[in-house]
Context: one part of a larger RNA
């Protein structure tokens, strides 16, 4: 691990509801007797109902409350009861398993282990070498010294024992704690045998909550006891109609629950409900404004303030600063003299077909995501939190490579028919190497900002230009002058002021290199040669740079470049369980005497309701069976499923088949029991 088998809504007893049967202003007995434990008979005590209303006295279709003959509040108007089923409700273990725990026994336990007591054994071998003593030797007499002897130590090394330091190994072990090597102790608080004491809130403990028989913040075993589990697992046959919730309020509440909502059924009156489209009113968000509250920018001006003058008061001046105010232009969830769309009332028409009340039954109370509107947050999160629409949940089928929440689009059942949706249509891989017209050159497409830049196309706009531009090449690019100051120098070029005149086609008191300073090189500017376009600057397409990550790789890949990219435009095809045809089937409405038409509808989780298959047993009626019964193998049969038949063969003694009735009544999951491989 498989296979077989066992394995979870049960009983009683009251009570709601429905459905059935009986009697019916009534309905029915309980227990006892009696009989066979049955049926029945037999008990009317009791119960439910037919009148209520008050707290009651007590009145009564009325009554209470009152002073009322008023108001007002429950009544009078609608059959009920018994017993069966089937579905909840309460009490019971109550759908099944499962805790850690509590409590109680004059309960069992110190053969493990902890401390004690009694009495027994045991520690090779080797060192060390106290005291104490004898002697020497000293000394007034002694101590201290030295040789010896001696033979202590919680004394020294190391076996046996006893412990368990490191490490390896072992980890389904050879073992539920060990081998191996190593190492502590080894005359001592030492080890160790036998007997024996202390017991569960107790005991013992050189103290670790240690240990008390592989069990110890309270042993073990029975019992209370089916503890309790708001918790996790599991909960067995088929089909059929309809279908959620994840919110609200309350909660020692927050993963629990109750009432609302949302689902299902059954009954009712009934046509309320839903959409559109029209009138009619609502109303303060989106915007948009700045009269109001507030913010908040430039100017312009005053009070008031700072500063100076004057001081005895008056005052006076201010390139300073500044409310109110005036003007320009601005902002605002908590500003509004404005204000949509969408919404939401009413009322009408028109389509549609719900809605609503009572009553039985429920599940949901953990929500994802994606658009769009806020808020929180970092205008961060697959974040949190409303709100509002979809879709997952509870949805499969195509698309997106893969990819619950995202695009199409809702799956009754067949079909080797058709048409499309989203997407595609070169091959992989169904379907255009389709048409026209532009672009891109980056493999951009097939990630990405700020920023950058003679990529190229487009427009648009302006300057030059045959009286010769722009490039390039030829030649000049002078003079007063080395300008004046400055400084060692300053001569076009360190820096400072000025930037003038002249000869000219033209040529700065000089654009850059460059000297210590000059010098040289070059620009501007001008002629020349050439001969037709040059230069700017705005916009916009489609590229490029900017671009670093960890195992090999950023359209799914092949491979694509007048495309198989991209942009408009057009033609076709393909594409799904979508629609459509063709047959089949169910459920509901409508019609119909029915056969049967016609139309709609049949994804579906918790869950609701409604119809069957199948197992055992009973009771009753017909049966089959040694000429083979159940069971088991095999088989191309039958029904819409659970299922159900027939043949053969095995097998060797029972069995089904109607109609009912009754339940230990349906296994794949429960780390599920047991048992076989």
């Nucleotide at each position: 691990a498989c296979c077989g088998g066992c394995g979870a809504g049960u009983u009683a007893u009251u009570u709601c509801a429905u459905c059935c049967a009986g009697c019916g202003a009534g309905g029915u007995u309980a227990a006892g007797c009696g009989g066979g434990a049955a049926a029945c008979g037999u008990g009317g005590a009791g119960c439910c109902g037919a009148a209520g209303c008050g707290a009651a006295a007590g009145c009564g279709a009325g009554u209470c409350u009152g002073a009322a003959u008023a108001g007002g509040g429950c009544g009078u108007c609608c059959a009920g009861u018994u017993g069966g089923a089937u579905g909840g409700a309460a009490u019971a273990g109550a759908c099944c398993c499962g805790a850690a725990a509590c409590c109680a026994c004059a309960g069992u336990g110190a053969u493990c282990u902890a401390u004690c007591c009694a009495u027994g054994c045991c520690c090779a071998g080797g060192u060390u070498g106290a005291a104490g003593c004898a002697c020497a030797g000293g000394u007034a007499a002694a101590a201290a010294u030295g040789u010896g002897u001696g033979g202590a130590g919680g004394a020294c090394c190391g076996a046996a024992c006893c412990a368990g330091u490191g490490a390896g190994c072992g980890u389904u072990g050879a073992a539920a704690a060990g081998c191996u090597u190593u190492u502590g102790g080894a005359u001592g608080a030492g080890g160790u045998g036998u007997g024996g004491a202390u017991a569960g809130g107790g005991g013992u403990g050189a103290a670790a909550u240690g240990c008390c028989a592989a069990u110890c913040g309270a042993a073990c075993g029975u019992g209370g006891a089916g503890a309790u589990a708001g918790c996790u697992g599991g909960u067995u046959c088929u089909c059929c109609c309809c279908g959620a919730a994840a919110u609200a309020g309350c909660u020692u509440u927050a993963g629990g629950g109750c009432u609302a909502g949302c689902c299902u059924c059954a009954u009712g009156g009934a046509g309320a409900g839903a959409g559109u489209a029209c009138a009619g009113g609502c109303g303060g968000u989106a915007g948009a404004g700045c009269a109001c509250u507030g913010a908040a920018c430039g100017g312009g001006g005053u009070a008031g303030g700072g500063g100076c003058c004057u001081a005895u008061c008056c005052g006076g001046c201010u390139a300073c600063u500044g409310a109110a105010c005036c003007u320009a232009a601005u902002c605002a969830a908590a500003c509004u003299a404005c204000g949509a769309a969408u919404g939401g009332c009413u009322g009408u028409a028109c389509u549609u077909a719900u809605a609503c009340a009572u009553g039985g039954g429920a599940g949901u109370c953990a929500g994802a995501c994606u658009g769009u509107g806020a808020g929180u947050a970092a205008u961060a999160a697959g974040g949190c939190c409303c709100a509002u629409a979809g879709u997952c949940a509870a949805g499969a089928g195509g698309g997106a490579a893969a990819c619950a929440g995202c695009c199409c689009a809702g799956a009754c059942c067949a079909a080797c028919a058709g048409c499309u949706a989203a997407g595609g249509u070169c091959c992989c891989c169904a379907a255009u190497g389709c048409c026209g017209u532009a672009c891109u050159a980056a493999g951009u497409g097939g990630c990405g900002a700020a920023g950058g830049a003679u990529g190229u196309g487009g427009a648009a706009u302006u300057u030059c230009g045959a009286a010769a531009a722009c490039a390039a090449c030829c030649a000049g690019g002078a003079u007063g002058u080395u300008g004046g100051c400055u400084c060692a120098g300053a001569a076009g070029c360190a820096g400072c002021c000025a930037c003038c005149a002249u000869u000219a086609a033209a040529a700065g008191a000089g654009u850059g290199c460059g000297u210590a300073a000059u010098a040289g090189c070059u620009c501007a500017c001008u002629g020349g040669u050439c001969g037709a376009g040059a230069g700017a600057c705005u916009c916009u397409g489609c590229g490029c740079c900017g671009a670093a990550g960890a195992u090999g790789a950023c359209c799914g890949g092949g491979g694509c470049u007048a495309a198989a990219g991209u942009a408009c435009g057009g033609a076709a095809c393909c594409g799904a369980a979508g629609c459509u045809u063709u047959g089949g089937c169910a459920u509901g409405u409508a019609g119909g005497a029915a056969a049967c038409u016609a139309c709609a509808u049949g994804g579906g989780u918790a869950g609701g309701g409604g119809a069957g298959c199948g197992u055992u047993c009973c009771u009753g009626c017909a049966u089959g069976g040694a000429a083979g019964a159940a069971g088991c193998c095999u088989g191309a049969c039958c029904g819409g499923a659970a299922g159900g038949a027939c043949a053969g063969g095995u097998g060797g003694a029972c069995a089904g088949g109607c109609a009912g009735g009754a339940a230990g009544a349906g296994a794949g999951a429960a780390u599920g029991c047991c048992g076989g491989u």
Molecule: large-subunit ribosomal RNA, domain II
Organism: Megasphaera cerevisiae DSM 20462